RNAcentral holds the sequence, with entries from ENA. The RNA shown here (transfer RNA) has 73 nucleotides and comes from a Candidatus Pacearchaeota archaeon. Its Rfam family is "tRNA". The family's RNA type in Rfam is transfer RNA.

[in-house]
RNA sequence: GCCCCCAUAGUCUAGAGGCCAAGGAUGCAGCCCUUUCAAGGCUGUGACGUGGGUUCGAAUCCCGCUGGGGGCA
Numbered sequence: 001g002c003c004c005c006c007a008u009a010g011u012c013u014a015g016a017g018g019c020c021a022a023g024g025a026u027g028c029a030g031c032c033c034u035u036u037c038a039a040g041g042c043u044g045u046g047a048c049g050u051g052g053g054u055u056c057g058a059a060u061c062c063c064g065c066u067g068g069g070g071g072c073a
Stems, first nucleotide, its partner, number of pairs: 001072007010026004018056001027045006049065005
């Protein structure tokens, strides 16, 4: 330098154009239970990397950028 893949809560992840004011697990906070702790139950908490484009409508499709991974040289 060229090509390919990926980017969603603190962490892991679901999503395939409308059914999603984005779901689950874990973490964290509160409450219940318990003599206490752990486990368990309930409630709460918090996310679509960024800028454009397509579309009536984008986490989802397209392009650039940024970051990460891989291959070739």